Large-subunit ribosomal RNA, domain II from a Clostridiales bacterium, 684 nucleotides, folded computationally. Rfam family: Bacterial large subunit ribosomal RNA. The sequence was found in a public genome assembly.
Context: one part of a larger RNA
């Protein structure tokens, strides 16, 4: 793992509610006697409770009664009566209270054969090194110091076994070992080591001190109780069907993943003035989109101007002066959630009717829920960030499957009673994978754009507009000219159409020709441009809107259409007409619920039937009693197989197998269902 078995709303007693049974203005016994017993049934027992009357704090009063001065009002009660005792059952209280699980806390014992310290007694420590102090002797002194050679054997001394420790590294890591081995490492005569005995106990002890040790575990041991401590937390929590079917908001909360109440769900019951919801029309308030600046504020640029600064002038008043600064006032543009002299669509009330619908309200039994996601919209936070966060409002998911978007909670379409090898549709598609169009009719795109993405940039191309020149010959090309005054003045070595500078931007001759567009010279020269002339001969520029493209455009595997592949498409963009395409919607039979109608057939019609958490209704099986009818050796349960009935949960039939029990109805009862709980016991 897996297979079998065991495994979780129970029992008391109180309350409440809803079926139900007696009785019934009254119900009801308890404790205990008694009799008869196989079991417990039956009598008695009225004590007690509960209701038939209430109002007050009470004395009290009494259909009333407190209140008050009060016959007044007011409260709260009669009038309008229905309870009570089993049983069943929803549900709450009180207990361990559906089960299982803490870390802990408190008492009482048990522990120092491990290990931490002491205390008594005992042991143990090859070998080799080194050589304190003293001492002895020589030198040496006036004697001392001092010094040299023996001697001797100190030392938390040195090397290095045993002993005793653990510095690396590698082995092992379900180990040979719940701390080891293997090769090296420290100490090794001491604050060494080590054997017996003892002492210290958990609110403690011990501790050369690590929160370390206290018998493999110690920030407070272990074992036994108190014990089923407690868990607003986590797992789990067992057979079928039918019917309805939520919420993740509000207000409180030492409250924020817990509760309480209201909101939403369901069940019963009540009941009429149809009160609900929708559309259609009518009347209503509004201060938001938007606008708009008379008002609060901001804020642009002028003009006028009080003041203020310079600056001139004067002892001083004062006086004139401005390329300054500038309140206010006019004037131009402009802004706003906390601005409004306006001002919407939408939503909101409210009303008559009409139409479509089916709710709507009030009592009372049960409940869930109180992390929500994403999308569209319309603000806030942020960074006009986030699969971000806060609200608002509408959808979906959440509780919903199907069919699209390749693939996919939350996006489009549509809501799955069931059965059909039946039809038409939605979104979405219709060359091929792959159901359907290589359909038709006019354009566009050359980028494979389609099939990612921006400023900003381009003679890409289509389409419209406006405007210039143009057969008295336009644009382009190609022949030819492109002159004089003159090298314009000044500048400058030079300056000559072309370094700079200044201008009448001058004249003449001309078909035309700038005191010169450009390249050139050291300055000339050269070449060229505007400008005219022929040659050609039909268009040719300039500007704007706007269609679909192009660059712009670097990432790690090919891949930024789902692939294949696709260009007068199988791309886009206007039209048409066809088919495909869903559990939609139709056909055709079945079921089931609720509703209504005829009437008793489960008929006929009509609507409905996705669904967690929940709430309500019907039922399967399994064991055990009662009780009433049964099967069984001519073969019972059990097992195995199987093509049967039933909407399921589940029944029966048959055959083998087994070899002694065991079934049907009705009723009761409860140790009543298993896949899950790192469930618990056994097996392989």
């Nucleotide at each position: 793992g897996c297979c079998g078995g065991c495994g979780a709303g129970u029992u008391a007693c109180g309350a409440u509610g809803u079926g139900u049974u007696g009785c019934g203005a009254g119900g009801u016994u308890a404790a205990g006697u008694g009799a008869c017993u196989a079991a417990g049934u039956c009598a008695c027992g009225g004590a007690g409770c509960c209701g038939a009357a209430g109002c007050g704090a009470a004395a009290g009063c009494g259909a009333g009664u407190c209140u008050a001065a009060a016959a007044a009002g007011g409260g709260c009660g009669a009038a309008a009566u229905a309870g009570u005792a089993g049983g069943a059952u929803g549900u709450c209280g009180u207990a361990g209270a559906c089960c299982c699980g803490a870390a802990a806390c408190c008492a009482g014992a048990u522990g120092a054969c491990c290990u931490a310290a002491c205390c008594a007694u005992g042991a143990g420590c090859a070998g080799g090194a080194u050589g304190a102090a003293g001492c002895a002797g020589g030198a040496g002194u006036a004697a001392a110091a001092u010094u040299c050679u023996g001697u001797g054997g100190a030392g938390g001394u040195c090397c290095g076994a045993a002993c005793c420790g653990a510095c690396g590294c590698c082995u092992g890591u379900u180990g040979a070992a719940a701390u080891a081995g293997u090769c090296g490492c420290g100490g090794a005569u001491g604050a060494c080591u080590u054997g017996u005995g003892g002492u210290u106990a958990g609110c403690g002890g011990a501790g050369a001190a690590a929160u370390u040790c206290c018998a493999a575990a110690c920030g407070a041991a272990u074992c036994u109780g108190g014990a089923g401590a407690u868990a607003g937390c986590u797992g789990g929590u067992u057979c079928u069907c039918c019917u309805c079917g939520a919420a993740a908001u509000a207000g409180c909360u030492u409250u924020a993943g817990g509760g309480c109440u209201c909101g939403c769900c369901u069940c019963g019951g009540c009941g009429u003035u149809u009160a609900g919801a929708g559309u259609u029309c009518u009347g209503g308030g509004g201060g938001u989109a938007g606008a708009g600046c008379a008002c609060u504020g901001a804020a642009u640029g002028g003009g006028c101007u009080a003041g203020g600064g310079g600056c001139c002038u004067u002892c001083a008043c004062g006086g004139g002066u401005u390329a300054c600064c500038g309140a206010a006032c006019c004037u131009u543009a402009u802004c706003a959630a906390a601005c409004u002299g306006c001002g919407a669509a939408u939503a909101c009330c409210a009303g008559a009717a009409a139409c479509u619908u089916a709710u709507a309200g009030c009592c009372g039994g049960g409940a869930g829920u109180c992390a929500g996601a994403c999308a569209g919209u319309g603000u806030g936070a942020g960074a006009u960030a986030a699969g971000u966060u806060u609200c608002a409002u509408u959808g979906u998911c959440a509780a919903a499957a199907g069919g699209g978007a390749a693939a996919a909670a939350g996006c489009c379409c549509a809501g799955a009673u069931c059965u059909a090898c039946a039809g038409c549709u939605a979104a979405g598609g219709u060359c091929c994978c792959a159901a359907a169009g290589u359909u038709a009719a006019g354009g566009u795109u050359a980028a494979g754009u389609g099939g990612a993405a921006a400023a900003g940039g381009a003679u890409g191309u289509g389409a419209c507009a406006u405007u210039g020149c143009a057969c008295a010959g336009a644009c382009a090309a190609c022949c030819a000219g492109g002159a004089u005054g003159u090298u314009g003045g000044c500048u400058u070595a030079g300056a000559a159409g072309c370094a700079g500078c200044c201008a009448c931007a001058c004249a003449u001759u001309c078909a035309a020709a700038g005191a010169g567009u450009g390249c050139g010279u050291a300055a000339u020269a050269g070449c060229u441009c505007a400008c005219u002339g022929g040659u050609c001969g039909a268009g040719u520029g300039a500007u704007g809107u706007u269609g679909c493209g192009c660059c712009g455009a670097a990432g790690a595997u090919u891949c930024a259409c789902g692939g294949g592949g696709c260009u007068a498409a199988a791309a886009c963009c206007u039209u048409a007409c066809a088919c495909c395409g869903a559990a939609g919607c139709u056909u055709a039979g079945g079921a089931a619920u609720c509703g209504u109608c005829u009437u008793u057939a489960g008929g006929g019609c009509g609507a409905u039937u996705g669904g967690u958490a929940g709430a309500g209704g019907a039922g399967c099986a399994a064991u055990a009693u009662a009780u009433a009818c049964g099967g069984g050796c001519g073969g019972a349960a059990g097992c195995c197989a199987u093509a049967u009935c039933g909407a399921g949960a589940g029944g029966g039939g048959u055959g083998g197998u087994g070899g002694a029990c065991u079934g049907u109805a009705u009723a009761u009862a409860a140790g009543a269902g298993a896949g899950a709980a790192u469930g618990c016991c056994g097996g392989c």